Source information: Predicted 3D model of a 510-nucleotide part of an RNA (small-subunit ribosomal RNA, 5' domain) from Baekduia sp. The coordinates come from a structure-prediction model, not an experiment, and the mean pLDDT is 86.
Context: one part of a larger RNA
RNA sequence: GGACGAACGCUGGCGGCGUGCUUAACACAUGCAAGUGGAGCGACGAACCCGAGCUUGCUCGGGGGCAAAGCCGCGAACGGGUGAGUAACACGUGGGUAAUCUGCCCUGUUGAUUGGGACAACCCCGGGAAACCGGGGCUAAUACCAAAUGUGCUCGCAUCUACAUCAGUAGGAGCGAGGAAAGGAGGCUUCGGCUUCCGCAACGGGAUGAGCCCGCGGCCCAUUAGCUUGUUGGUGGGGUAAUGGCCUACCAAGGCUUCGAUGGGUAGCUGGUCUGAGAGGACGAUCAGCCACACUGGGACUGAGACACGGCCCAGACUCCUACGGGAGGCAGCAGUAGGGAAUCUUGCGCAAUGAGGGAAACCUUGACGCAGCGACGCCGCGUGCGGGAUGAAGGCCUUCGGGUUGUAAACCGCUUUCAGCAGGGACGAAAUUGACGGUACCUGCAGAAGAAGGCCCGGCCAACUACGUGCCAGCAGCCGCGGUAAUACGUAGGGGCCAAGCGUUGUCC
Numbered sequence: 001g002g003a004c005g006a007a008c009g010c011u012g013g014c015g016g017c018g019u020g021c022u023u024a025a026c027a028c029a030u031g032c033a034a035g036u037g038g039a040g041c042g043a044c045g046a047a048c049c050c051g052a053g054c055u056u057g058c059u060c061g062g063g064g065g066c067a068a069a070g071c072c073g074c075g076a077a078c079g080g081g082u083g084a085g086u087a088a089c090a091c092g093u094g095g096g097u098a099a100u101c102u103g104c105c106c107u108g109u110u111g112a113u114u115g116g117g118a119c120a121a122c123c124c125c126g127g128g129a130a131a132c133c134g135g136g137g138c139u140a141a142u143a144c145c146a147a148a149u150g151u152g153c154u155c156g157c158a159u160c161u162a163c164a165u166c167a168g169u170a171g172g173a174g175c176g177a178g179g180a181a182a183g184g185a186g187g188c189u190u191c192g193g194c195u196u197c198c199g200c201a202a203c204g205g206g207a208u209g210a211g212c213c214c215g216c217g218g219c220c221c222a223u224u225a226g227c228u229u230g231u232u233g234g235u236g237g238g239g240u241a242a243u244g245g246c247c248u249a250c251c252a253a254g255g256c257u258u259c260g261a262u263g264g265g266u267a268g269c270u271g272g273u274c275u276g277a278g279a280g281g282a283c284g285a286u287c288a289g290c291c292a293c294a295c296u297g298g299g300a301c302u303g304a305g306a307c308a309c310g311g312c313c314c315a316g317a318c319u320c321c322u323a324c325g326g327g328a329g330g331c332a333g334c335a336g337u338a339g340g341g342a343a344u345c346u347u348g349c350g351c352a353a354u355g356a357g358g359g360a361a362a363c364c365u366u367g368a369c370g371c372a373g374c375g376a377c378g379c380c381g382c383g384u385g386c387g388g389g390a391u392g393a394a395g396g397c398c399u400u401c402g403g404g405u406u407g408u409a410a411a412c413c414g415c416u417u418u419c420a421g422c423a424g425g426g427a428c429g430a431a432a433u434u435g436a437c438g439g440u441a442c443c444u445g446c447a448g449a450a451g452a453a454g455g456c457c458c459g460g461c462c463a464a465c466u467a468c469g470u471g472c473c474a475g476c477a478g479c480c481g482c483g484g485u486a487a488u489a490c491g492u493a494g495g496g497g498c499c500a501a502g503c504g505u506u507g508u509c510c
Base pairs, nucleotide, nucleotide: 001510002509003508004507006506007505008504009503010502013382014381015380016379017378018377019375020374021340027337028336030335031334032333035074036073037072040071041070048063049062050061051060052059053058054057081293082292083291091217092216093215094214095213096212097211100210101209105206106205107204108203109202110201111200113147114146115145116144122137123136124135125134126133127132153178154177155176156175157174159172160171161170162169163168183198184197185196186195187194188193219265220264221263226256227255228254231253232252233251234250235249236248237247238246268290269289270288271287272283273282274281275280295316296315297314298313299312318329319328320327321326346372348371349370350369354368355366356365357364358363385415386414387413388412395406396405397404398403419451421446422445423444424443425442429437454499455498456497457496458495459480460479461478465494466493467492468491469490475482476481
């Protein structure tokens, strides 16, 4: 000198764009943050419409269809948060998978036949303070089960071709065995059905996403020198989508290490950020990619995908409810509270846009997101007026008492109106119905210099000097050093210098 997620002191007019718990991965009141589908299903069912009955305002039948609950499907594994742990194939980069999986999406081939029995909801009974639970009865489905069929698929046998690092892989023809499915809505109809769309099943290919493996790369300590028994390898078996001591039985005795094993400390990694001419050094906020975690520890279930932040079970700590028998909870989601701290925001508006989930769609949901609010926290821009004005007014300060300086500064005269203010109009963002922002941005008009300047410094480094007070006191100070009676170094005043809505100080990095 530059930089900052900064803080502190003094000061503070406006706008745009960013940014804001670095500390206690401390504890959390309250609200919201993941739902959706009636074109899968049964039941309930208001208005309204049609028909019948009559007792003329009711009953019955059909249609219609709001909301809440239930079965079922998809989603809830995304999106959002945090950085505790992790020195590791966690990350980065380059490869491998002939050792793998992949819902929704695209594409191709083939199919969708025949049956069955339940369980919620509902009704009845019962238990419990509650959370909720038990028994009996009825019922539907794209829920569940059985059978059939089998293009292809899987497994076994045997065969050919092409590859491959052994095991083996790919493709072709053959035999045997195994295993699928679901309907819904609309249109037409001769009422048999046909057809369109959305779905269903099997298999192949693609795309996307993911798993696993490997080479190389990136912290400190040797005042850590030896470490290891599932340890290193093999065989058989198990397990997985899949390789593998991943697990297990047996066998062998190996494996790593001064090119730093093991141990300890520290730490999420990267794109990048800051600095620097560069080499390098330091850092890893915001944004983006990957990883890990979700009160602490462990476990599996469901599923294409989790060992699952707002799912389940067990244990623990903590908090709450209780009728003492038993229950409920997890903000490192968005706001917000307490605490810690030098320190870090609103319990806001909206789904209008972008994106996501569900749905055929209308649409619904979305604290993702879009906006607004607060903070000079940062960067950038603008303003606080412009021109004239000497007898150099008054006042202040200094003085050699002559004067000098503040100083064209003010007054005074003329002019302008950015920004702010008031009034009128008023968007883009949306192709159409649809705009939270927002009567915002912007445009026009009006008034009046009107509402808008401070901070630090002035001994040298380092730009800017005098007076008074003080008297090694009070104090200053980044270093050198000032102060003990004329202090340009302390305090005040006048003057001056540098920056400017900021200026200084502190901290950290280069």

It matches the Rfam family "Bacterial small subunit ribosomal RNA". Gene Ontology terms of the family: structural constituent of ribosome and ribosome. The RNAcentral record of the full RNA draws on ENA and SILVA.